A computed fold for a 1695-nucleotide part of an RNA from a marine eukaryotic metagenome, annotated as large-subunit ribosomal RNA, half A. The full RNA is in RNAcentral, with records from MGnify. Rfam family: Bacterial large subunit ribosomal RNA.
Context: one part of a larger RNA
């Protein structure tokens, strides 16, 4: 380690439970706010820190009235104090009601700031405190009042006059999309929707006829229509129903006021008159009258109040059970006898309670406030005829053109209604409408206005529910729109259960703790605090069997041992575990095919997908039936949403047929009576079930269109205001001196100090490379590079926004997103695409063709498959018979192609020519001979197929016709006949036949497509089929004959070969063959040429003759050429066959591949175990047989009508189509169970059914649960890179994020990290200081150690609790700038948008404090000195004024100066700063050596601030200062400013301003050190007052600091307002006011602790990174803020 057992742990599922959601009905209610809302902040309790509820400084409440009765002081929440009892609780009404917010006195970063004016209060006065009031608009009145007379515009006051701002959904109006559908799109559609505005009310809107007949519901009707006449859009008339209500004005006429008049009148306001269509008023004339009258406080129509009676806002009464026994921790639960019941509804109490509680039926009840009714009272209205001369009835209106929109109607014939813009009537003798227009006719009477009901919705209350019941229901059952996440708009969780009661475990032991063992409670502690149940992964322990020579989806089927239970007289069985052996490539989608090395799944739980409406359609069942049925509604009854009855408005059907008039069981065509089409009696309401259609319609998935909205704290670019650049170089103009010219120009030197110079720090920036890439970083480190006075870099505040912005321009940047940001919405966008899509049986079963298709991975229709009805052998196979045909093959007449040879026209060349001429080894027709070839040749011509008829067979999941539902339309391989291609492909493309696919056995080692065969279930029975029989491995070492030596078998060609066995056919051979051995193999002649040479044998040319048996002018080797050696040829020997060609079997050679034999499966095989032929046996499969059993069907026959028997036959199955069943939650109705233990969990070596699954039993558990049988569904998980949770795996692995620790003591349960000490060692333009922004308590201090802290920790920036931040003088407050609001005002469909006045807005203006001391923790804030701003009073002096008019108020926010401003440069004085030598205080050392005992060394200090008063330096300013005349400008004045004159002073001055530094009266703080009073103390010591203490002189050097806003120099020409200072003008009060000095009062609010280049900001972190200003010593080196190394001072940065 494995597998079982058995017991933990983790973990939270699964059962029960329910405070909590959800729909719904019902009802009632329906707006709230300047009298200050909705919603919020901050606060409020005795012990109160959080949160929620009250409440508001009268703050978990106050007062009155009323109910109620023994307790109470809200909940988490206990508990103590102090209380109340006239309480507390609940209802009605009253008072308080801090700040924000419409927010309203101004202002604003909401919950702050600053205020005027009136009162009061308090001061001696002022400050400071408390109350009221003070916003803008619009109405009303009044007062004033321009240009302009009157008036008007404006202004001003008032005003318990309105308005403003909020609300879920409902409702009306102004704007108004896109994705989407049309399989693409543009008219359309999505839709007048979504979304944005604006407005109203409790309903809104509409409504009283120039007809669209108010509104609502049903119907008419998916009809009439409208439509790229496409997708789709879609009425109304009428009919049934709810409701149910009509009315006031303008005008005419008439009076009354006012005004104006051209005197005719006219307008205007007021009351009167008057309301309409068969018209009507007015006017005339006439007649008539108010009373038992009509109506109302809603309209019309004006409007109060009283009573009663009803309701609603607390509440009250409300039957009957006690006793007996049993169980148990408890009785509600069993028994056994009872009551009540107009209450048996529901809930509670220790398990099921009518009689126990709280209630329920029923019945009462209201001081106060409210609804509705009823009366009272009041108020108000109230004519009829007749006449028709006159006037009266709504105008820039109706109507037209022309654009448009709305009407079901998309311009259409287009009525009708509303708008733009142009035109533009009629007046009752009139004018609108009826769907173009016109006539006729019929109705109405616009251009004014109001008007309840029936409807719509629900933040509200109360019911209820075949709704959920902690992954569900609202996101929310819990301190939830919270925790966290984002600049922001906005996102947005997770989390319920102890017990009946906390009886929450007293004491005791281990341990520092946590924790954990007794012991005690409890019915139960394995209910012990995220505590009911307690399942799976996952992780332990114990105890049994099995493994350490064995390969692989791990399982199956066979089996040995062990070890265990039952049980027998006997061994029988049953559990574990399984040594060993035989078959055996997971699961799911997707495919033609997956073990696949295509997809998807870590593993477990839990959640996770054809639903519901309305319509059609069909098929089943039910009712009725020539007829079926009703909708809305309305009554009745009921607890009710329901039942029941009504209710006949509609629908469907009951006749077709034809364009149609028509005609009718017909009818239409047609002359026709003919034919022929079409019809000629079932149907309709319900249920249920398929399917389809409209809707998101079976989940889950986009990239992207639109709306409105948020975003420039990132990052572009700019606009305002500040800031920041060590050091060193180079040396432009320009000037100066000298040369030198007539003069200039010019040249030298020198001064100067220019520049998008130079080099090079901070700073900004990134050209390379190395590192890092699950990092230190979501861009970084280490080395290098590039610019560093500029088109430089950076702070703060502000602009620009997405169809847009801004860009030195890279498709760059716009919050770590950018070819169009980001959040919400439309949105369930839409996907012919991809995934996934959940319990069982049984029955059939398919395609991957063909036509069409913006169509080929998609759809339609046809094929093929299934259920149903009908017909019933039509089917299907062989046979025979007949039949069309033009394939294969054949052929060559035809069409065409082809080859030789002959013949011979023609035509080429030659030759000749008088000519019709010869001639040809040229080219060649037609013919003949002989040879071929063809999909698109054909005088022939098959098998197969097809077509029919007849007999037979076939009753088979055979055929055909109709209807319901599919899927399918990617195929794949092998054979055959064929294109195409290379007669290449596991290639493509048809035919066609067979497997796969959707098929499993067997066989090919293994292997979808090959050979055999088709799996309904069992068997340890028997035959075969394909293949097989030496062993792996079942069966023959079988029988005969022959091959083959190659391990050929156990891959492969041209090609080669005297392998080898057979068959043939041709030489040669006893007249001696082949073959070997012996011998010869000569001669002319070295054959002629060539050639240096060539003599058989480098080349040419000839190749003859001779001898002889034979022997080439040479077969080869060879030599410079000869020469040698062979060969042919020939004789001898030998003694029998030997060659040479063509077949056939079977072998051999040609033969090369990469991890290893690897090319029979292996082993191994040789007269075989290999080939070939024959024959015998036998293995072999899920196939047949044999036995049993199931099932579905034909068909028969019984009947008990759905079963039973019988005979046959049938069950492989994917897409699919049928059919029948388990299970789950919930319901109704019956009937059981249950603390003598329900559900759930979890074991069984129990049982049942094919299976889904059921039933029994043990143990857990502690309270609900089941069965029959109908219903109804959120009803079935293993996949969806799935949701959501838990555990695992990698793995005790990688890390533990720049870097130095060591030691000792010390604490402590423990110390590498903590404290102290000592060493060492880092930073030191920082790794020190101080200070803005950001944080917000981290800040002292004590006590802790669980989390955190990359380890440990005693510690800490952690957890508890205490405590700390003191300002007239520092910032804010004043004052303005970019910019932003923004009263009137301009502008725009609303929202809004700009913008005067005028206001806010610091980054700059303006403005009074410095020293020292103190604290654990603050200090320019507190304390000590010494100063000093405002402001108020009191006093003295001077001054100026009271009519010669000070001074305050207003007009008035006036004038005028000042405030006032760039860049660069160099020098110069001075200080800061540092150094160096003395002196001086101090502390410690100091003789043993040459010198000195006199001093030396050596450390620490030696400082700093200020008040008055003088001195007034360096260096700067410095043609002005002053007095005085005039002045037409400074918007009115002006004595000021400007200007124009005039005296006077001045040009090295006077004046002015001035660093720094001196004198002098003084004051003050402090150091080294010393001292040590007193406190504490574990008696080691610690802390520590007061006293005392030098404080001095000279050199060097020296600033980015000062003098300085300065001077020079240069062009790009460099805020604004307050403050300050000056000046007067005119009103009005009319006496005191200035300025010094003295002494006095007052000074409010808000920040202030920390951290701050960082461990406390920004970067998810205690992160190698980012984050503005100051300050920043010494040595070393030309210089330096570079660079080493130091001081102060800070660290050793958490393994």
């Nucleotide at each position: 380690a494995g597998c079982g057992c058995a017991u933990g742990g983790u973990g939270g599922a699964u059962g029960c439970c329910u405070u909590g959601g959800c729909a719904u009905u019902a009802g009632g209610a329906g707006c709230c706010g300047a009298a200050g809302a909705a919603g919020g902040a901050c606060g409020u309790g005795g012990c109160a820190a959080a949160a929620c509820u009250g409440c508001g400084a009268u703050a978990a409440g106050c007062c009155u009235g009323g109910g109620u009765u023994u307790g109470c002081u809200g909940u988490u929440u206990a508990g103590c104090a102090a209380g109340c009892u006239c309480a507390a609780c609940c209802c009605a009404g009253g008072a308080u009601u801090u700040c924000c917010g419409a927010a309203u006195g101004g202002g604003g970063a909401a919950a702050c700031c600053c205020g005027a004016u009136c009162c009061a209060u308090u001061u001696a006065a002022a400050a400071a405190c408390g109350g009221a009031u003070c916003a803008c608009c619009g109405c009303u009145a009044g007062c004033u009042g321009a240009a302009c007379a009157c008036a008007u515009a404006g202004g001003c006051u008032a005003g318990a006059u309105g308005g403003u701002g909020g609300g879920a959904a409902c409702c009306g109006g102004g704007g108004g999309a896109a994705c989407u559908g049309a399989a693409a799109c543009a008219u359309c559609u999505a839709a007048g929707u979504a979304c944005c505005c604006c407005g109203a009310g409790g309903a809104a809107a509409a409504g009283a006829g120039a007809u669209u007949a108010u509104u609502c519901c049903c119907u008419a009707a998916g009809u009439a229509g409208c439509g790229g006449c496409g997708a789709g859009c879609g009425a109304a008339a009428g009919g049934g129903g709810a409701a149910g209500a009509g009315c006031c004005c303008a005008a005419a006429c008439c009076a009354u006021u006012u005004c104006c008049u051209u005197c005719g009148g006219g307008a205007a306001a007021u009351g009167g008159g008057g309301u309409u269509g068969u018209a009507g008023g007015a006017c005339c004339a006439g007649c008539a009258u108010u009373g038992u009258g009509g109506a109302g406080u809603u309209a019309c129509c004006a409007a109060a109040c009283u009573g009663a009676u009803u309701g609603a806002u607390a509440g009250u009464u409300g039957a009957a059970g006690c006793u007996g026994c049993c169980u148990g921790g408890a009785a509600c639960g069993g028994c056994g006898a009872g009551c009540c019941g107009u209450a048996g509804a529901u809930g509670g109490u220790g398990a099921g309670a009518g009689c126990c509680c709280a209630g329920u039926a029923a019945a009462c009840g209201a001081a106060a406030u409210c609804u509705a009714u009823c009366a009272g009272a009041c108020u108000u209205c109230c004519g009829c005829u007749g006449g028709u001369a006159u006037c009266c009835u709504g105008a820039g209106u109706a109507c037209a053109a022309c654009g448009g929109g709305a009407c079901a109607c998309g311009a259409g014939a287009a009525a009708u209604c509303c708008c733009g813009u142009u035109g533009g009537a009629a007046u009752c003798u009139g004018g609108g409408g009826a769907g173009a227009c016109c006539a006729c006719u019929c109705u109405c009477c616009a251009a004014g206005g109001c008007u309840a009901a029936a409807u719509a919705c629900u933040c509200c209350u109360a019911a209820u529910g075949a709704c959920c019941g902690a992954u569900a229901g609202c996101g929310g059952a819990c301190a939830a729109g919270u925790a966290c996440c984002g600049u922001g708009a906005g996102g947005g969780a997770a989390a319920g259960g102890u017990g009946a009661a906390a009886a929450g475990a007293a004491c005791c032991c281990c341990g520092g703790a946590a924790g954990g063992g007794g012991a005690g409670u409890g019915a139960a502690a394995u209910a012990g605090u995220u505590c009911c149940u307690g399942a799976a992964a996952c992780c332990g322990u114990g105890c049994g069997c099995u493994u350490a020579c064995a390969a692989g989806c791990a399982g199956u089927c066979g089996a040995a041992g062990c070890a265990g239970g039952c049980u027998u007289c006997a061994u029988g069985u049953c559990u574990g575990u399984g040594a060993c052996g035989g078959c055996g490539u997971g699961c799911c989608u997707a495919u033609u095919g997956a073990a696949g090395a295509a997809u998807g799944a870590g593993c477990c739980g839990a959640c996770g997908a054809g639903u519901u409406a309305c319509g059609u359609u069909c098929a089943g069942u039910g009712g009725c039936a020539a007829g079926g049925u009703u909708a809305a509604g309305c009554g009745a009854u009921g607890u009710g949403a329901a039942u029941u009855g009504u209710g006949g408005a509609g629908c469907c059907g009951u006749a077709g047929c034809g364009a149609a008039a028509g005609c009718g069981a017909g009818u239409c065509u047609g002359a026709a009576u003919a034919g022929g089409g079409c019809g000629a009696u079932a149907g309709u309401c319900g249920c249920u079930g398929g399917a389809c259609g409209u809707a998101g319609a079976c989940c889950c998935g986009a990239a992207a269109c639109c709306u409105g909205g948020u975003g420039a704290g990132c990052u572009a670019u700019c606009c305002a205001u500040g800031g920041g650049c060590a050091g060193c170089g180079u040396g432009a103009a320009g000037c100066g001196a000298g040369a030198g010219u007539a003069a200039u120009g010019u040249c030298u030197c020198g001064u100067g100090g220019a520049g998008g110079u130079g080099c090079g720090a901070a700073c900004c920036u990134u050209c390379c490379u190395g590192c890092g890439u699950u990092g230190c970083a979501a861009a970084g480190c280490g080395g290098u590079u590039g610019g560093a006075u500029g088109a430089c870099c950076u702070g703060u505040g502000g602009a620009u926004a997405g169809g847009g912005g801004u860009g030195a321009a890279a498709u760059g940047c716009u919050a770590a997103u950018c070819g169009a940001a980001c959040c919400a919405g439309g949105a369930g966008a839409u996907a012919g695409c991809u995934g996934g899509u959940u319990c069982u049986c049984c029955u059939c079963g398919a395609a991957a063709u063909g036509c069409g298709u913006c169509u080929u991975g998609g759809c339609g229709c046809a094929g093929c498959c299934u259920c149903g009805a009908g017909u019933g052998u039509u089917u299907u196979g062989u046979a025979u018979u007949g039949g069309a045909g033009g394939u294969a093959g054949a052929g060559c007449u035809c069409u065409g192609a082809u080859u030789g040879g002959g013949c011979u026209a023609g035509g080429g060349g030659g030759c000749a020519u008088a000519g019709u001429g010869c001639u040809u080894a040229c080219c060649a027709a037609c013919c003949c001979c002989a040879u071929u070839c063809a999909a698109a040749c054909u005088g022939c011509g098959a098998a197969u197929g097809c077509c029919a008829a007849u007999a037979c067979u076939u009753u088979a999941g055979a055929a055909c016709u109709c209807g319901g539902g599919a899927g399918u339309g990617a195929g794949a391989c092998a054979g055959u006949g064929g294109g195409g291609g290379c007669u290449a492909a596991g290639c493509u493309c048809c035919a066609u036949u067979g497997u796969c696919g959707a098929a499993a056995g067997g066989g090919a080692a293994a292997c979808a497509g090959c050979c055999c065969a088709g799996a309904c279930c069992u068997u340890c029975a028997g035959c075969u089929a394909a293949g097989g029989u030496c062993c792996c491995u079942a069966a023959a070492u079988c029988c005969a004959u022959g091959c083959u030596c190659a391990g050929u078998g156990u891959a492969a060609a041209a090609g080669g070969a005297u392998g080898u066995c057979u068959g043939g056919u041709u030489g040669c051979a006893u007249a001696g063959a082949c073959a070997g051995c012996u011998a010869g193999g000569a001669u002319g002649u070295u054959g002629g040429c060539u050639u240096a040479g060539a003599a058989g044998c480098a080349g040419c040319c000839a190749c003859c003759a001779u001898u002889g048996a034979a022997a080439g002018a040479g077969u080869g080797c060879g030599u410079a050429a000869c020469a040698g050696c062979u060969c042919a040829c020939u004789a001898g020997u030998c003694g029998a066959g030997u060659g040479g060609c063509c077949g056939g079997g079977c072998g051999c050679c040609g033969a090369u591949a990469a991890u290893g034999u690897a090319a029979c499966g292996g082993g191994g095989c040789u007269u075989a175990a290999g080939c070939a032929u024959g024959g015998u046996a036998c293995c072999g499969a899920a196939g047949c047989u044999a036995a049993g059993g199931g099932a579905u069907u034909a068909c028969a026959u019984a009947u008990u009508u759905a079963u039973a028997u019988g005979u046959g036959a049938u069950c492989g199955g994917u897409a699919g189509a049928g059919g029948a069943g388990c299970g789950u939650u919930c319901u109704g109705c019956g009937u059981g169970c249950a603390g003598u233990g329900a559900a759930g969990c979890u074991g069984g070596a129990g049982g049942g059914g094919u299976g889904a699954c059921c039933c029994c039993u043990g143990g857990u558990g502690g309270a609900g649960c089941g069965c029959g049988u109908u219903g109804a569904a959120g009803u079935g998980a293993g996949a969806a890179u799935g949701u959501c949770g838990g555990c695992a795996u990698g793995a005790g692995u990688a890390g533990c994020g720049a870097a130095a620790u060591a030691c000792a003591g010390g604490u402590g349960a423990g110390a590498a990290a903590c404290c102290u000490g000592u060493a060492c060692g880092c930073c030191g333009u920082a790794a020190g200081c101080c200070u803005g922004a950001g944080g917000g308590u981290u800040c002292c201090u004590a006590c802790g150690g669980a989390a955190g802290g990359u380890u440990a920790u005693u510690c800490c920036g952690c957890g508890u609790a205490g405590g700390g931040u003191u300002a007239g003088g520092c910032g804010g407050g004043c004052c303005u700038a970019a910019g932003c609001c923004g009263a009137g005002g301009g502008c725009g469909c609303a929202a809004g948008c700009c913008g005067u006045a005028g206001g806010c807005g610091a980054u700059g203006g303006a403005c009074a404090g410095c020293a020292g001391g103190u604290u654990a923790g603050u200090a320019u804030u507190c304390c000590u000195g010494c100063c000093c701003c405002a402001u108020g009073g009191u006093a003295a002096g001077u001054g100026u004024g009271u009519u010669u008019g000070a001074a305050a108020u207003g007009a008035g926010a006036g004038g005028c100066g000042u405030g006032a401003c760039c860049c660069g440069g160099g020098a110069g004085g001075a200080u800061a700063g540092a150094u160096u030598a003395g002196g001086c205080g101090g502390g410690c050392c100091u003789a043993u050596u040459g010198g000195a005992c006199a001093u030396g060394g050596u450390c620490c200090g030696u400082u700093c601030c200020u008040u008055c008063a003088c001195c007034g330096u360096a260096g700067g300013c410095g043609a002005c200062u002053g007095a005085u005349g005039g002045u037409a400008g400074g918007a009115a004045a002006a004595u000021c400013c400007g200007c124009c004159g005039u005296c006077a002073g001045g040009u090295u001055a006077a004046g002015c301003a001035g660093a720094g530094g001196g004198u002098g009266c003084g004051g003050g703080a402090g150091a080294a050190g010393u001292g040590g009073a007193g406190a504490c103390g574990u008696c080691a010591g610690u802390c520590a007052a007061a006293g005392u203490g030098a404080c001095c002189u000279a050199g060097u050097u020296g600033a980015g600091u000062c003098c300085a806003u300065g001077c020079c120099g240069g062009c790009a020409a460099g805020a604004a307002a307050a403050g300050c200072g000056u000046c007067g003008u005119c009103a009005u009060u009319g006496a005191a006011u200035a300025c010094u000095u003295a002494c006095u009062g007052u000074g409010a609010c808000c920040g202030u602790a920390c951290c701050g280049a960082a461990a406390a900001c920004c970067g998810a972190c205690a992160c190698u990174g980012g984050u503005g200003g100051g300050c920043g010593a010494c040595g070393g080196u030309a210089a330096g803020u570079a660079c080493c190394g130091u001081a102060a001072g800070g660290c050793g940065u958490u393994c």